RNA sequence: AACUUAAUAAUGCUGAAUGCUCUUUUUUAAAGAAGAGCUACGGAGGAACCAUCUUUUUCGAGGGGUUAAUCCAUAUUGAAAAAUAUGGUAGGGUAUUCCUAUUUACCGAACCCGGCAGCUAACUCCGGAAGCAUAAAUAGGAGGAUAA
Numbered sequence: 001a002a003c004u005u006a007a008u009a010a011u012g013c014u015g016a017a018u019g020c021u022c023u024u025u026u027u028u029a030a031a032g033a034a035g036a037g038c039u040a041c042g043g044a045g046g047a048a049c050c051a052u053c054u055u056u057u058u059c060g061a062g063g064g065g066u067u068a069a070u071c072c073a074u075a076u077u078g079a080a081a082a083a084u085a086u087g088g089u090a091g092g093g094u095a096u097u098c099c100u101a102u103u104u105a106c107c108g109a110a111c112c113c114g115g116c117a118g119c120u121a122a123c124u125c126c127g128g129a130a131g132c133a134u135a136a137a138u139a140g141g142a143g144g145a146u147a148a
Stems, first nucleotide, its partner, number of pairs: 011133004019038007041127005050118001062116001063113004071088007091107002094105002097142007
C1' cells in the first nucleotide's frame, strides 16, 4: 500500500411490517432482553345486483390465497403427475439530493389453505416480520450549495 474478516455508529435499500404505553428482569439509575395491550400500514372471508355453470371422486395429479416471482421451449429421471438443469418470458426493485425517460448491470423465489372460497354493504378473522449494503452512463426538469 492492497485485499479479506469482525464490531460499532451514521446513512441507505427490499418489504404491509412503523410508532407508543405498561409489567417483569438486571442495575445507583438507565439501556438492553422477555411478556402484554394498542397503532401507522397491510391481507382474507362474507349479501343483493351482476358474473359463472368448471373441477374432484376421497386423493394432496382438483381448486384457491399471499407475493414482482407468471408462462413457454429443450434435455435428463419417471408408468404418469412431477422433479432437476439450461435458455427465454409476464412482471419487479435498486444503482446515493429528488423526479421522469433510455442504456447497462440485476431479481423472476418461497410459503400457506385443505375438497373449499367469483364480485360483495353490514359484519367476521388475521399480519404488523425477516433480511441486506455502495461500478454506473446519457437527456430533461426541480431543489440545495457557491463571490461566481